[in-house]
RNAcentral holds the sequence, with entries from ENA and Rfam.
Transfer RNA from Morchella conica CCBAS932, 77 nucleotides, folded computationally.
Lineage of the source: Eukaryota > Opisthokonta > saccharomyceta > Morchella > Morchella conica.
Its Rfam family is "tRNA". Its family is annotated with triplet codon-amino acid adaptor activity in the Gene Ontology. The family's RNA type in Rfam is transfer RNA.
RNA sequence: GCUCAAGUGGCCAAGUUGGUAAGGCGUCACACUCGUACGAAAUGCGAAGAUCGAGUGUUCGACUCACUUCUUGAGCA
Numbered sequence: 001g002c003u004c005a006a007g008u009g010g011c012c013a014a015g016u017u018g019g020u021a022a023g024g025c026g027u028c029a030c031a032c033u034c035g036u037a038c039g040a041a042a043u044g045c046g047a048a049g050a051u052c053g054a055g056u057g058u059u060c061g062a063c064u065c066a067c068u069u070c071u072u073g074a075g076c077a
C1' cells in the first nucleotide's frame, strides 16, 4: 500500500430480506429474611440507562443500503 472482518447502555451481547434495538451482568427502588441499629447476602418484583464509532447521502422510513473517515484485528505484498 491492497483486501477482508469487527465497532450496538458502565461491561458482555442478539438484531444486517430496510419498518418504532432482545437478553445477561452491573446500578437504583421495593418486598421477604437476618440484625438493637447503621446495614447486609440470597431470592422475588419493578425502574432507569443505547438516537447503534463519526460524517454525508439514498429512502416515506436506515443498526441494516451507498460514499468518506476513525479505531482494532487478520490476510496479502
Base pairs, nucleotide, nucleotide: 001076002075003074004073005072006071007070010025011024012023019060027047028046030044031043033040034039053069054068055067056066057065